[in-house]
RNA sequence: GGGUAGGUAGCUCAGUUGGUAGAGCGCCAGGACUGAAAAUCCUGGCGUCGAGGAUUCGAUUCCGACCCUGCCCA
Numbered sequence: 001g002g003g004u005a006g007g008u009a010g011c012u013c014a015g016u017u018g019g020u021a022g023a024g025c026g027c028c029a030g031g032a033c034u035g036a037a038a039a040u041c042c043u044g045g046c047g048u049c050g051a052g053g054a055u056u057c058g059a060u061u062c063c064g065a066c067c068c069u070g071c072c073c074a
Base pairs, nucleotide, nucleotide: 001073002072003071004070005069006068007067010025011024012023013022019057026046027045028044029043030042031041032040050066053063
């Protein structure tokens, strides 16, 4: 340099033939329970879906170029 797979919550990962995103674990705050704690349970928060363009009424999803990571080729 070329090809290919990927980048989504703090971490590991889903997701969507375009209609504004979820699980598990974790951390923080509040609550329930207890005589009080621990454990457990509930609620909320921790996302500009790698960044920015194009198309579209609307893009995490489609289009092209860029950045980063793994693998293959040279």
Transfer RNA from a Planctomycetia bacterium, 74 nucleotides, folded computationally. RNAcentral holds the sequence, with entries from ENA. The prediction has a mean pLDDT of 80. It matches the Rfam family "tRNA". It is annotated as a transfer RNA. Its family is annotated with triplet codon-amino acid adaptor activity in the Gene Ontology.